[in-house]
Molecule: RNase P RNA; transfer RNA
Organism: Chloroflexota bacterium
RNA sequence: CAAGCAAGCCGGGCGGUUGCGUGCGGCGAGGCCGUACGAGGAAAGUCCGAGCUCCAUAGAGCAGGGUGCUGGGUAACACCCAGUGGGGGCGACCCCAAGGAAAGUGCCACAGAAACAUACCGCCGGCCUUGGCCGGCAAGGGUGAAAUGGUGAGGCAAGAGCUCACCGGCAGCAGGGUGAUCUGCUGGCCGGGUAAACCCCACCUGGAGCAAGACCGUGUAGGAAGGCGAUGCGCUCCGGCGCGUCGGGGCUGCUCGUCCUGGUCCUUCGGGUAAGGUCGCUUGAGGCAACGAGAAAUCGCUGCCCUAGAUAGAUGAUCGCCACCCGCUCGGUCGCAAGGCCGGGAGGGAACAGAACUCGGCUUACGGCUUGCUUGGGCC
RNA sequence: UGGGGUGUCGCCAAGUGGAUCAAGGCACGGGACUUUGACUCCCGCAUUCGGAGGUUCGAAUCCUCCCACCCCAG
Numbered sequence: 001c002a003a004g005c006a007a008g009c010c011g012g013g014c015g016g017u018u019g020c021g022u023g024c025g026g027c028g029a030g031g032c033c034g035u036a037c038g039a040g041g042a043a044a045g046u047c048c049g050a051g052c053u054c055c056a057u058a059g060a061g062c063a064g065g066g067u068g069c070u071g072g073g074u075a076a077c078a079c080c081c082a083g084u085g086g087g088g089g090c091g092a093c094c095c096c097a098a099g100g101a102a103a104g105u106g107c108c109a110c111a112g113a114a115a116c117a118u119a120c121c122g123c124c125g126g127c128c129u130u131g132g133c134c135g136g137c138a139a140g141g142g143u144g145a146a147a148u149g150g151u152g153a154g155g156c157a158a159g160a161g162c163u164c165a166c167c168g169g170c171a172g173c174a175g176g177g178u179g180a181u182c183u184g185c186u187g188g189c190c191g192g193g194u195a196a197a198c199c200c201c202a203c204c205u206g207g208a209g210c211a212a213g214a215c216c217g218u219g220u221a222g223g224a225a226g227g228c229g230a231u232g233c234g235c236u237c238c239g240g241c242g243c244g245u246c247g248g249g250g251c252u253g254c255u256c257g258u259c260c261u262g263g264u265c266c267u268u269c270g271g272g273u274a275a276g277g278u279c280g281c282u283u284g285a286g287g288c289a290a291c292g293a294g295a296a297a298u299c300g301c302u303g304c305c306c307u308a309g310a311u312a313g314a315u316g317a318u319c320g321c322c323a324c325c326c327g328c329u330c331g332g333u334c335g336c337a338a339g340g341c342c343g344g345g346a347g348g349g350a351a352c353a354g355a356a357c358u359c360g361g362c363u364u365a366c367g368g369c370u371u372g373c374u375u376g377g378g379c380c
Numbered sequence: 381u382g383g384g385g386u387g388u389c390g391c392c393a394a395g396u397g398g399a400u401c402a403a404g405g406c407a408c409g410g411g412a413c414u415u416u417g418a419c420u421c422c423c424g425c426a427u428u429c430g431g432a433g434g435u436u437c438g439a440a441u442c443c444u445c446c447c448a449c450c451c452c453a454g
Base pairs, nucleotide, nucleotide: 001376002375003374004373005372006371007370008369009368010367012322013321014320015319016318017317018316020038021037022036023035024034025033026032027031040352044363045362047361048360049359050358051357052209053208054207055206059256060255061254062253064205065204066203067202068201069083070082071081072080073079084098085096086095087094088093099200100199104198105197106194107193108192120141121140122137123136124135125134126133127132149167150166151165152164153163154162168190169189170187171186172185173184174183175182176181213279214278215277216276223269224268225267226266227265228263229246230245231244232243233242234241235240247261248260249259250258251257286305287304288303289302291300292299293298324349325348326347328345329344330343331342332341333340334339381453382452383451384450385449386448387447390406391405392404408424409423410422411421412420430446431445432444433443434442
């Protein structure tokens, strides 16, 4: 210098003019004035996890859904940290939905003899007539994405883990580790793949969402139609009431269970309405700094701080100076050179994008800076 | 703001794990028939299913992340 890898940080500052929203204060008060504050690292996608609200106080079982190496963190997670195993890269480093295929079922097209129980060509032995029949084999050929552990030697009629050596897998034992797992020894135990197919195992899981929900108000105004059952027992002031059974409805799939069933109740339809107002609504698993625990994520403690709450939706525009980046050019300086450093001038650029109940994550979009590291090249 | 759905040729569309060529119709292009046109007949027309990545021997189909469009809720 070029190409890359990882981590962290920033997302311009000050001032003037003008415009907007909210809080507070003031006034001659329904509008003005003053003052303070006023978007993000992703506010986005709405992909996960929660808080909060209602449905019953959220119950049990099944079904359904989700997660899936191990240990830790957390309010919780599919997130984070550390490790194990596998894969990629020369490397710095990065990626992994990574439980179970000897519990069972399904599928594996075409080709091929055969895709999980089989022998087409072939090899060997016997009968025998050239060809055929019977038996043995799975080494070789061929098919395929995949063919019954791989290579070599021995062995055999021909062969084969049949035997042996090494490698790979599996199982058992011993040791290390909390564990995933690793190391060593022993045993020929060596019967595909697919679970982001059904399924099995372990764990988690009720539903809906701030247009949740609560209150006040508007209105052709207490609108129209339909429904509220059957039966037994007990009490009774004879109007009814209580309990049980069968029904009906709610608890967002089913069963159980539970609640309601003449109440100013339920269902359907019609009509009206200010896209009404107030609350929810912003102080929260909040932020920053120091110290301590820890390998880290994170946690503890102390101190300080308050930092948007609009409701058709405010946070804008413009000017000046400075800072940043980009090449161009001039001067100085260092160097053999490539080029570096310092200073000046004119010019250009500044991305992705805008809160809408609130947090913790993930993913996606995007401009730069710093530090450390890797590989390659050049010079000293 | 929240919730739900769809995307296959120019248009309408079938295919929802299975390799064959991703059916079919309209339209379009070429040819035949006809003096010419229409009708009719024959042939052609998707290197890839909105985009990217993954699982698998194999993806329109299964999974993940993006993009575009549509619908519903006062």